[in-house]
This is a predicted structure of a 134-nucleotide RNA (SAM riboswitch aptamer (S box leader)) from a Chloroflexaceae bacterium.
RNA sequence: CACUCAUCUAGAGCGGUGGAGGGAUCGGCCCGACGAAGCCGCGGCAACCCUCGGAUCACGCCUGUGCCCCCUGUGGCGCGGCCCAACCGGGAAGGUGCCAAUUCCGACAGCAUUCGUAUGCUGGUAGAUGAGAG
Numbered sequence: 001c002a003c004u005c006a007u008c009u010a011g012a013g014c015g016g017u018g019g020a021g022g023g024a025u026c027g028g029c030c031c032g033a034c035g036a037a038g039c040c041g042c043g044g045c046a047a048c049c050c051u052c053g054g055a056u057c058a059c060g061c062c063u064g065u066g067c068c069c070c071c072u073g074u075g076g077c078g079c080g081g082c083c084c085a086a087c088c089g090g091g092a093a094g095g096u097g098c099c100a101a102u103u104c105c106g107a108c109a110g111c112a113u114u115c116g117u118a119u120g121c122u123g124g125u126a127g128a129u130g131a132g133a134g
Stems, first nucleotide, its partner, number of pairs: 001134001003132006013042005021031003025107004043099003048095002050091005060082003064079005069073001103126001108123006
């Protein structure tokens, strides 16, 4: 940098430094000298990766077991056991992430309401984060 999948109305901030911007983009609307971004320290949230328990489809396995046969087999059908997704619950050492406002709202399309402006719903685009594979 592009790709795949999942999630995005919950949650969680103080201090130092710095000195004017920040909220991805555009429009809106906000935040900001009662101190923005960035950086540093400490703290916290969450549970994607991770991990423990429960549960369990398919596949697979069984030197378990019953039966079947013009193919007697590395056979078929069933039952039982094991293993194991989805799903449910717990943990937080480590890898990330995050700690104003729903991703702050909208952007494109469809539908509904509306004289219009506009509003609502659904889907999509874009973006963010994680995991995976390049």